A computed fold for a 346-nucleotide part of an RNA from a metagenome, annotated as small-subunit ribosomal RNA, central domain. The coordinates come from a structure-prediction model, not an experiment, and the mean pLDDT is 87.
[in-house]
Context: one part of a larger RNA
RNA sequence: CUGGGCUUAAAGGGUACGUAGGCGGCCUGGAAAGUUGGGUGUGAAAUCCCUCGGCUCAACCGAGGAACUGCACUCAAUACUACCAGGCUUGAGGGAGAUAGAGGUAAGCGGAACUCAGGGUGGAGCGGUGGAAUGCGUUGAUAUCCUGGGGAACACCAGUUGCGAAGGCGGCUUACUGGGUCUCUUCUGACGCUGAGGUACGAAAGCUAGGGGAGCGAACGGGAUUAGAUACCCCGGUAGUCCUAGCUGUAAACGUUGAGCACUAGAUCGGAGGAUUUCGGUUUUCCGGUCGUAGCGAAAGUAUUAAGUGCUCCGCCUGGGGAGUAUGGUCGCAAGGCUGAAACUC
Repeated sequence: CUGGGCUUAAAGGGUACGUAGGCGGCCUGGAAAGUUGGGUGUGAAAUCCCUCGGCUCAACCGAGGAACUGCACUCAAUACUACCAGGCUUGAGGGAGAUAGAGGUAAGCGGAACUCAGGGUGGAGCGGUGGAAUGCGUUGAUAUCCUGGGGAACACCAGUUGCGAAGGCGGCUUACUGGGUCUCUUCUGACGCUGAGGUACGAAAGCUAGGGGAGCGAACGGGAUUAGAUACCCCGGUAGUCCUAGCUGUAAACGUUGAGCACUAGAUCGGAGGAUUUCGGUUUUCCGGUCGUAGCGAAAGUAUUAAGUGCUCCGCCUGGGGAGUAUGGUCGCAAGGCUGAAACUC
């Protein structure tokens, strides 16, 4: 090696781009590195294997053969791989014309609600709960009307919806901007896939500096409940939540399912387009969902969105605990992150 796995048992990197590397479409020709066949040389002896012989047998020893599956040189072959040269268009990309979208960034604007301030009306309660109390209120609350300020979030539309690589994205308008889909089949001509390191992005919480602060609200204070109540419930309330510029780099970052390509019954719903039409339909490309055959699977289930059948590349797992700990390294302002054991024990 023959001969394991990763949805849920241990195991898919949070996501993408991309360096090295690995792998790579169709045709023709060349050369002959790998590859294949032949020849020559070498591959010490002993050992192993076969045959025969010598010690009474055996171990042991002697003789012959085979083997030593290797290496070098040389002659040839050219299917495949690599190389060189030329070509092709189906993979990939460009162009033209359409097109859907909460994709991103910035600026401006809007209404509802809430809260605060001022003023009017009014006059004793309000609020809160299972029931209460703390709390607010005759210095006039709650309620109601008017005016003004402020910050945050965008009801209905809204959907099994759409977009994005993921995180994520939802009022309206404008500017700038990324990606996708369809049609034409016009151009380039393998320019491709994956991707160790690397780089970029990356919810919430947290950190630094400066703003902002309505509501909510860790911590904290009070009232209840209770045997107690460091809670659940109530009244308050600071960081924070928001903005700008940086840092952090983690999540049940989940479809707990890496990326790409090809192939493998059907049925049905929806979104964006095209072709054709007798306007009833028919057909086709991309995207999203549901059911289900074969197959697969320990089962649950999955099933063209595979967990089916194959190929390429990367990541990861190897009993439970100790432990994502110690130590070293490295990154970070810190919190901590990444890498990551062993003793011992069951």